The RNA shown here (Bacterial RNase P class A) has 359 nucleotides and comes from an Acidimicrobiaceae bacterium. Its Rfam family is "Bacterial RNase P class A". Rfam's curators write: Ribonuclease P (RNase P) is a ubiquitous endoribonuclease, found in archaea, bacteria and eukarya as well as chloroplasts and mitochondria. The sequence was found by an Rfam model in a public genome assembly.
RNA sequence: CGAGCCGGCCGGGUGGUCGCAGUGCACCUGGUCGCUUUACGACCAAGUGGCUGAGGAAGGUCGGGGCUCCACAGGGCAGGGUGCUGGCUAACGGCCAGUCGGGGCGACCCGCAGGACAGUGCCACAGAAAACAAACCGCCGAUGGCGGUGCCUCGGCAUCGCACAGGCAAGGUUGAAACGGUGCGGUAAGAGCGCACCAGCGCCCGGGGUGACUCGGGCGGCUUGGUAAACCCCACUCGGAGCAAGGUCAAACAGGGGACGGGCUGCCCGCCCUAUGUCCCCAGGUAGGCCGCUUAGAUGGAUGGCCACCCCGCCGGGUAACCGGCGGACAGAACCCCGCCUACAGGCCGGCUCGCCAC
Numbered sequence: 001c002g003a004g005c006c007g008g009c010c011g012g013g014u015g016g017u018c019g020c021a022g023u024g025c026a027c028c029u030g031g032u033c034g035c036u037u038u039a040c041g042a043c044c045a046a047g048u049g050g051c052u053g054a055g056g057a058a059g060g061u062c063g064g065g066g067c068u069c070c071a072c073a074g075g076g077c078a079g080g081g082u083g084c085u086g087g088c089u090a091a092c093g094g095c096c097a098g099u100c101g102g103g104g105c106g107a108c109c110c111g112c113a114g115g116a117c118a119g120u121g122c123c124a125c126a127g128a129a130a131a132c133a134a135a136c137c138g139c140c141g142a143u144g145g146c147g148g149u150g151c152c153u154c155g156g157c158a159u160c161g162c163a164c165a166g167g168c169a170a171g172g173u174u175g176a177a178a179c180g181g182u183g184c185g186g187u188a189a190g191a192g193c194g195c196a197c198c199a200g201c202g203c204c205c206g207g208g209g210u211g212a213c214u215c216g217g218g219c220g221g222c223u224u225g226g227u228a229a230a231c232c233c234c235a236c237u238c239g240g241a242g243c244a245a246g247g248u249c250a251a252a253c254a255g256g257g258g259a260c261g262g263g264c265u266g267c268c269c270g271c272c273c274u275a276u277g278u279c280c281c282c283a284g285g286u287a288g289g290c291c292g293c294u295u296a297g298a299u300g301g302a303u304g305g306c307c308a309c310c311c312c313g314c315c316g317g318g319u320a321a322c323c324g325g326c327g328g329a330c331a332g333a334a335c336c337c338c339g340c341c342u343a344c345a346g347g348c349c350g351g352c353u354c355g356c357c358a359c
Base pairs, nucleotide, nucleotide: 001355002354003353004352005351006350007349008348009347010346012310013309014308015307016306017305018304020053021052022051023050025049026048027047029045030044031043032042033041034040055330059341060340062339063338064337065336066335067242068241069240070239079238080237081236082235083234084098085097086096087095088094099113100111101110102109103108114233115232119231120230121227122226123225136172137171138168139167140166143165144164145162146161147160148159149158150157151156152155180198181197182196183195184194185193199223200222201220202219203218204217205216206215207214208213246291247290248289249288255282256281257280258279259278260277261273262272263271264270311328312327313326314325315324316323317322
């Protein structure tokens, strides 16, 4: 200098002016009530001033929790979720550190990462065969069979051929995947059939690690396909609804009770009537208000517009200082919090890797 990797941060600034929302703030005006009035106090409404007023994601509403209401002896079944290990956390499907597997020369990145000898299922096309193996081409045909030739003690031996029984799975062919690989021996031909090495699996021993796991050695011919984002098995875990939760105050109309009233009856008690009047009380909780609600806190939802200067980028002009024009993202709280994911113009800082050049 070039190309990259990782982490963190910012996300326009200052001033003026006109607006918006909130306000246990100040002043002032009006109204109602307390009071005989003034004064004073409380409440309501308007005005002026002060103060406060979006984000890194406020977004998607995906995971978890607080809070609220409903349900709930205990146990089991069904159903859902999570799924390497250790730790953090109120909790999580989150975070941190590691293990294993994969990618990159590397910094580093990615992983829905338990179990496939518990059982069941599936594996298109192609191919002989897709899993208690099988045999299309092929190889062999030792043994048995058939045929020829030779020998002899005449029913046997030797030898050649056929590929009939039969044996084989080395080689070819298909496929994403074919029942370990290479070599030597062995054989009629072959085959872990035997052996050596390698790969895998299982068991044992020793070292390291809390653990996932790893390193080294030995033994066993054990060689066992894939798929669990198929059922399933194992371990852990899970009640439902959500601030339109929920709480509280409480009209009007209708309802219930009582008193006054009317009647039986002149009075008291008792009973009856009220379709009619007046007054008092009552529960329920609708309309509506308030709380829940927050140092932003609405319930038609505020947090903005304009101007000037500065900042950044691009374009044009100019030798240059500079001048002119255009542009500055994604988005926007609604009960709160912890995370995840997604969107984003432009910019800043730090650490690291690879390549080239110079000293």